[in-house]
Molecule: c-di-GMP-I riboswitch aptamer
Organism: Nitrosomonas sp.
C1' cells in the first nucleotide's frame, strides 16, 4: 500500500433537553448536558426529505396551492482525509 473492525489500548464526536444569541420559517452558533456513532471529521455533487422570505397563481381575506435562491453531512449514495488492532 490494499482490505476488514471494535476484541483492546489511547482517544474523540455529541442527540434529546436547558440558556443566551442569529433566522420568515426550517434551522443554525456558543455554554451545560450525554441519546448514541468505527469516521456521528470534512465537502450541497446526485437522489431524499423540511422550510417557504422574497417570488407567481387562485381567491376574497389576512387565507389556500406552486416554488429553493435557505436547510439537514446525526437520511442514503458519492469524494477527500484520519487512530489503533488484525488479515
Nucleotide at each position: 500500500a490494499u482490505u476488514u473492525g471494535u476484541u483492546a489500548a489511547a482517544g474523540g464526536c455529541a442527540a434529546a433537553c436547558c440558556u443566551c444569541g442569529c433566522g420568515a420559517a426550517a434551522g443554525u452558533g456558543a455554554g451545560g448536558g450525554a441519546c448514541g456513532c468505527a469516521a456521528a471529521g470534512u465537502c450541497a455533487u446526485u437522489g431524499a426529505u423540511c422550510u417557504a422570505c422574497a417570488g407567481g397563481g387562485a381567491a376574497a381575506a389576512u387565507u389556500c396551492c406552486c416554488c429553493a435562491g435557505g436547510a439537514u453531512a446525526g437520511c442514503a449514495a458519492g469524494a477527500c482525509u484520519g487512530c489503533c488492532a488484525g488479515a